RNA sequence: GAUAGAGGCGCGGUAAAGAAAAGUACCUUCUGACAGGCUGCCAGACCGUUUAUGCAGGAGGAAAAGGCAAUACCGCCGAAGGAUGAUGUCCGGCAGGCUGAUUCCUGAUUAUAUAUCGAAGAGGUAUAUAAUUGUCAUCAUACAUUUUAUGGUGGAGUGCUAUC
Numbered sequence: 001g002a003u004a005g006a007g008g009c010g011c012g013g014u015a016a017a018g019a020a021a022a023g024u025a026c027c028u029u030c031u032g033a034c035a036g037g038c039u040g041c042c043a044g045a046c047c048g049u050u051u052a053u054g055c056a057g058g059a060g061g062a063a064a065a066g067g068c069a070a071u072a073c074c075g076c077c078g079a080a081g082g083a084u085g086a087u088g089u090c091c092g093g094c095a096g097g098c099u100g101a102u103u104c105c106u107g108a109u110u111a112u113a114u115a116u117c118g119a120a121g122a123g124g125u126a127u128a129u130a131a132u133u134g135u136c137a138u139c140a141u142a143c144a145u146u147u148u149a150u151g152g153u154g155g156a157g158u159g160c161u162a163u164c
Stems, first nucleotide, its partner, number of pairs: 001164005008077001010076006018068001026061007034054002036047002040094003080106004088098003107133011135155008
């Protein structure tokens, strides 16, 4: 340098029964009162100005998306996640969204707390703490003697093991 592997509720992707979103948005009708309504903001256009656009309540009707997910399949073990945000792009403008070069952080899982996204006591993300676990190094003990097992301490995946 190349190839192949290991960790485990292992990671990611696609589809999806189903739960929830929700009797919510929205539609029709009745009543009421205001002059404004819309889209995150401005401008413009459009609707409306007591004749009902929008708002509140009553009656009737009534969704969907994002997120989760039994299960099935696919790609894998920096699998992947996060921060930064070059470049390009959406918009009338700002904000914001999409794309994701570069650089940096994280071994993995679970729980708790805080923050944030979310309809959410679901779930995701970040930080901190704790426990468990794999790997390497080191120390001690045991005996199977330069190997294995147990225990302690410490490091990080650009690592570790095997072969060429």
Predicted 3D model of a 164-nucleotide RNA (Lysine riboswitch aptamer) from a pig gut metagenome. Rfam family: Lysine riboswitch aptamer. From the family's description: Riboswitches are metabolite binding domains within certain messenger RNAs that serve as precision sensors for their corresponding targets.